[in-house]
Order: sequence, then C1' cells, then structure tokens
RNA sequence: GGUGUCAUAGCUCAGUUGGAUAGAGCAAGCGUUUCCUAAACGCUAGGUCGGGGGUUCGAGACCCUUUGGCACCG
Repeated sequence: GGUGUCAUAGCUCAGUUGGAUAGAGCAAGCGUUUCCUAAACGCUAGGUCGGGGGUUCGAGACCCUUUGGCACCG
C1' cells in the first nucleotide's frame, strides 16, 4: 500500500427482506422480603447505533467517505 471483517446502553450481545415506540442478559439505582447480608421478585434510569455525507415516504440495516480494532496478501 491492497483486501476482508468488526464498531448498537457501563460490559457481553441480538436486531430477519429497509417499516411502526431501538431491545435482551449482566452491572447500577430504588422498592418488597429479612434481625442484617445474600438470594429471589418488582420497578426505574441509562443509546444522537464510531464520525460525516448520500439514496428513500422511511436507514441500526443499502451506497460513498472517514476513524479505530483484528486478520490476510504484498
């Protein structure tokens, strides 16, 4: 230098052929229970989907560009 792949909540990840309010588990906060803790159960908060642009009535998804990680080729 070239090619491929990954990036979504604090962490690990799902998200189908582009569709309706972006989700789960763990973690966190609060509550119930208990003499206390843990466990269990319930509730809550937390995201401009790596950045920018484009296509579209509509983009986490498709296209271009760019940043970072990984792998391969030279």
Description:
This is a predicted structure of a 74-nucleotide RNA (transfer RNA) from Carnobacterium sp. Rfam family: tRNA. Rfam classes the family as a transfer RNA. Rfam's curators write: Transfer RNA (tRNA) molecules are approximately 80 nucleotides in length. The source organism's lineage runs through Bacteria, Bacillota, Lactobacillales, Carnobacteriaceae and Carnobacterium. It is recorded under the gene name trnR. The prediction has a mean pLDDT of 80.